[in-house]
Bacterial RNase P class A from an Alphaproteobacteria bacterium, 368 nucleotides, folded computationally. Its mean pLDDT, the model's own confidence on a scale to 100, is 77. It was read from a public genome assembly, where an Rfam model found it. It matches the Rfam family "Bacterial RNase P class A". By type it is a ribozyme. Gene Ontology terms of the family: dimeric ribonuclease P complex, tRNA processing and ribonuclease P activity.

RNA sequence: CCAGCUGGUCGGAGAACCGCCUGCGUAAGCGGGAGGAAAGUCCGGACUUCACGGAAACACGGUGCCGGUUAACGACCGGGCAGGGUGACUUGACGGAAAGUGCAACAGAGAGUAAACCGCCGAUGGCCCUCCUUGAAAAGGGAUGUGCACAGGUAAGGGUGAAACGGUGCGGUAAGAGCGCACCGCUCGUUCAGCAAUGAACAGGCACGGCAAACCCCACCGGAAGCAAGACCAAAUAGGGGCGACAUACGAUCUGUUUCCGGAUCGUUGCCCGGGUAGGUUGCUAGAGGUUUGCGGUAACGCAAAUCCCAGAAGAAUGGUUCUCGCUCUUCGGAGUACAGAAUCCGGCUUAUAGACCGGCUGGCAUA
Numbered sequence: 001c002c003a004g005c006u007g008g009u010c011g012g013a014g015a016a017c018c019g020c021c022u023g024c025g026u027a028a029g030c031g032g033g034a035g036g037a038a039a040g041u042c043c044g045g046a047c048u049u050c051a052c053g054g055a056a057a058c059a060c061g062g063u064g065c066c067g068g069u070u071a072a073c074g075a076c077c078g079g080g081c082a083g084g085g086u087g088a089c090u091u092g093a094c095g096g097a098a099a100g101u102g103c104a105a106c107a108g109a110g111a112g113u114a115a116a117c118c119g120c121c122g123a124u125g126g127c128c129c130u131c132c133u134u135g136a137a138a139a140g141g142g143a144u145g146u147g148c149a150c151a152g153g154u155a156a157g158g159g160u161g162a163a164a165c166g167g168u169g170c171g172g173u174a175a176g177a178g179c180g181c182a183c184c185g186c187u188c189g190u191u192c193a194g195c196a197a198u199g200a201a202c203a204g205g206c207a208c209g210g211c212a213a214a215c216c217c218c219a220c221c222g223g224a225a226g227c228a229a230g231a232c233c234a235a236a237u238a239g240g241g242g243c244g245a246c247a248u249a250c251g252a253u254c255u256g257u258u259u260c261c262g263g264a265u266c267g268u269u270g271c272c273c274g275g276g277u278a279g280g281u282u283g284c285u286a287g288a289g290g291u292u293u294g295c296g297g298u299a300a301c302g303c304a305a306a307u308c309c310c311a312g313a314a315g316a317a318u319g320g321u322u323c324u325c326g327c328u329c330u331u332c333g334g335a336g337u338a339c340a341g342a343a344u345c346c347g348g349c350u351u352a353u354a355g356a357c358c359g360g361c362u363g364g365c366a367u368a
Base pairs, nucleotide, nucleotide: 001364002363003362004361005360006359007358008357009356010355012325013324014323015322016321017320018319020033021032022031023030024029035339039350040349042348043347044346045345046344047226048225049224050223052262053261054260055259056258057257058256060222061221062220063219064218065079066078067077068076069075080094081092082091083090084089095217096216100215101214102211103210117158118157119154120153121152124151125150126148127147128145130143131142132141133140134139166184167183168182169181170180171179186204187203189202190201191200192199193198230282231281232280233279240273241272242271243270244269245268246267251266252265253264254263289308290307291306292305293304294303295302296301326337327336328335329334
């Protein structure tokens, strides 16, 4: 200097004039007012309501390596293993295939209790040629062979397929094969290290394929609905009507179902017709809160001290105009300036984002 990986911050500024909402205050006046994602509604909670509460089982749903942090989580931090990358780093739908069931079309001999199509072998049995011998002949006995390949042996080579019952090499064999050996792989074997996931060494058999983002098994977690939840005040109507079902105290109902224990209520429930209200106040922002410092911890984070109050909306508020500056482009006239706006609140995740700045690390080139 170039290229990359990763963490963090800002995300327009100032002035003038006019204006909006809100807290405190009698007033004067003194303060405050849309984000890093407010978006998505994907997770987890706080809070509110529901006569329901405790325990267990089941159904359904969610998570899925180990340890830790947290109010909690599917989040975060650290570690392990596997994959990608020269590397910094990054991704993981990461429990179990030895409980069971199932799937893998077609091709292929054969697809997990599998299997011989082509090929290879010719030790053994058989057949054949030649020779010798016994015999009248048929046939018997023996020897030989670059013979044949019927029986047999083989699964190393080739083929089919996404995948073929461990891989590479050496020896051995008639030819082959973990048949034996070396290295790798594997082990529901042992020992050691570690809280653990795992790793290493030794020993061993040389075999127990893939898919669970297939059903399933295992472990852990989970009531429902949601601020349009709810609470209060005022007002008004018709304390309306009809058709059923179940039950009627030894009973029924009670926010997934069932059982047990306790409790509450006295009916529970489906459909149709009709009437009134939908006004006001509140919930509504002081928090699992922010900032600074110290201590502990690899870190996430925790503890302590000090300090601060940072939207709460009449549910439609934070705007308009002018000037200057910043950044980018420019034909030097000017043009542009990201994604985007709270609505009960909080902790995360995901997505969108013009541009500017700061830190750490990796690779390459050059110079000294």